[in-house]
RNA sequence: CAGUUUGCCUAGGUUAUCGCACGCCCAGCGUGAGGAAAGUCCGGGCACCACAAAGGAGGAUGCCGGAUAACGUCCGGCGGGGAGCAUGAGCUCCUUAGGGAAAGUGGCGCAGAAAAUAUACCGCCUGUAUUUAGAUAUAGGUAAGGGUGAAAUGGUGGAGUAAGAGCCCACCGCCUCGCUGGCAACAGCCGAGGGCAGGCUAAACCCCAUCCGGUGCAAGACCAAAUAGGAACCCCGCUUAACCGUACCUUGCGGAAGGGGUUCGGGUAGGUCGCUAGAGGUAGCGAGUAAUCGCCACCCCAGAUGAAUGAUAAUCCACGACAAAACCCGGCUUAUCGGGCAAACUGCAUA
Numbered sequence: 001c002a003g004u005u006u007g008c009c010u011a012g013g014u015u016a017u018c019g020c021a022c023g024c025c026c027a028g029c030g031u032g033a034g035g036a037a038a039g040u041c042c043g044g045g046c047a048c049c050a051c052a053a054a055g056g057a058g059g060a061u062g063c064c065g066g067a068u069a070a071c072g073u074c075c076g077g078c079g080g081g082g083a084g085c086a087u088g089a090g091c092u093c094c095u096u097a098g099g100g101a102a103a104g105u106g107g108c109g110c111a112g113a114a115a116a117u118a119u120a121c122c123g124c125c126u127g128u129a130u131u132u133a134g135a136u137a138u139a140g141g142u143a144a145g146g147g148u149g150a151a152a153u154g155g156u157g158g159a160g161u162a163a164g165a166g167c168c169c170a171c172c173g174c175c176u177c178g179c180u181g182g183c184a185a186c187a188g189c190c191g192a193g194g195g196c197a198g199g200c201u202a203a204a205c206c207c208c209a210u211c212c213g214g215u216g217c218a219a220g221a222c223c224a225a226a227u228a229g230g231a232a233c234c235c236c237g238c239u240u241a242a243c244c245g246u247a248c249c250u251u252g253c254g255g256a257a258g259g260g261g262u263u264c265g266g267g268u269a270g271g272u273c274g275c276u277a278g279a280g281g282u283a284g285c286g287a288g289u290a291a292u293c294g295c296c297a298c299c300c301c302a303g304a305u306g307a308a309u310g311a312u313a314a315u316c317c318a319c320g321a322c323a324a325a326a327c328c329c330g331g332c333u334u335a336u337c338g339g340g341c342a343a344a345c346u347g348c349a350u351a
Stems, first nucleotide, its partner, number of pairs: 001347010012316007020032005034322001038333002041331005046216004051252001053251004058212005063077005078098001079096007099207002104205002106201003121146002123142008154172005173196001174194005179188003220273004230264007243255003280299003284295004
């Protein structure tokens, strides 16, 4: 200097004229669509119901510690898997749907003898019979060698055996306990014991632990106006209670003489609040590895409702992608042109 990966910031600007919406101290002044406003996937604020009761169903999370209003989010660490460097048992980066397979059930196609109530295709060993020698048949033993497969029931070496096998031994692996370090998950060039559960799979059913009241701004509150307090039929029920108490079921508890459906007919569709001063933003200082928290100073930054946030002209350069508020906030996911910054790695060049 270039490239790759990861993370962060930004997201056309300036001037003038006219126009629109809201607010105000009102001939004027101030403000006015994003990092995702999107998806509606999580968590809440807020509102209403409620005896916020018990059980069930259902759903979610799943290593440890911390942050947060909370979360399925975020930060740090541990373990698993992987890449590069290095030749060290380390460093950097990526990834992880990360409790339980020794409670149970299910699954692992084809191939293969056999994928679990495991097994013997080739082979190895022993006995018997036949046979010109090879060899053939049969009975028993075997799972070390070969084959199939993603995976064949721990690995290497030794001793032993008729031939073999954790059958036995050493080391490694695995399991249990102890010690040391760490808040912990865990770790160990630590120690002791044990021949040792076929392996994998739980974003398969399931088991375990923890958590979840419900519905949602079309929530909800208020004001005004109008009509016909309409008619017919049917079903359930009237204290042995239909129905309501909400928006999954049952029980319990409380209220209750009415409740619901079909058809015909009449009136209304308006306005105000909720609605933006917030778990708010910016700068500085401090604590912390960080997420974040504390102190202090300054600032107000859209509130439309058939739906404002625009048009024209000039100019600048990085020539502009994805894209448009509707109660609000913290996240996650998805889409995305260009510019800038940081770290790691690779390549080239110079010293």
Molecule: Bacterial RNase P class A
Organism: Proteobacteria bacterium UBA6503